Glycine riboswitch aptamer from a Pseudomonadota bacterium, 93 nucleotides, folded computationally. The sequence was found by an Rfam model in a public genome assembly. The source organism's lineage runs through Bacteria, Pseudomonadati and Pseudomonadota. Model confidence (mean pLDDT): 76 of 100.
RNA sequence: AGACACCCAGCGGAAGAGUCCGGCGUUCGCGCGCCGGCGCCGAAGGCGCAACCGCCCCGGAAACGCUCAGGCCCUAAGGACCGCUGGGUGAUG
Numbered sequence: 001a002g003a004c005a006c007c008c009a010g011c012g013g014a015a016g017a018g019u020c021c022g023g024c025g026u027u028c029g030c031g032c033g034c035c036g037g038c039g040c041c042g043a044a045g046g047c048g049c050a051a052c053c054g055c056c057c058c059g060g061a062a063a064c065g066c067u068c069a070g071g072c073c074c075u076a077a078g079g080a081c082c083g084c085u086g087g088g089u090g091a092u093g
Stems, first nucleotide, its partner, number of pairs: 001092001004090010018038001020037007039072003045068001046066003052060003
């Protein structure tokens, strides 16, 4: 020093699935909250198999699978992943 990889932070984008049934509370009511039941979703996390990879004893491993957790009108929050910016570390020249 262009640019690469990883980590952190900020900003932006970001899907899916019941405004189902019953009970309780609150409200003038709409609505909202909680509990239970059934149904459903996968892209926090977690777990499992495995292509593949490695330093090959063993280990690392998905956007695949399971749904424990989480979520299911809109909205809010959360959100893998993507883009940009800044910082740190490592490697390369």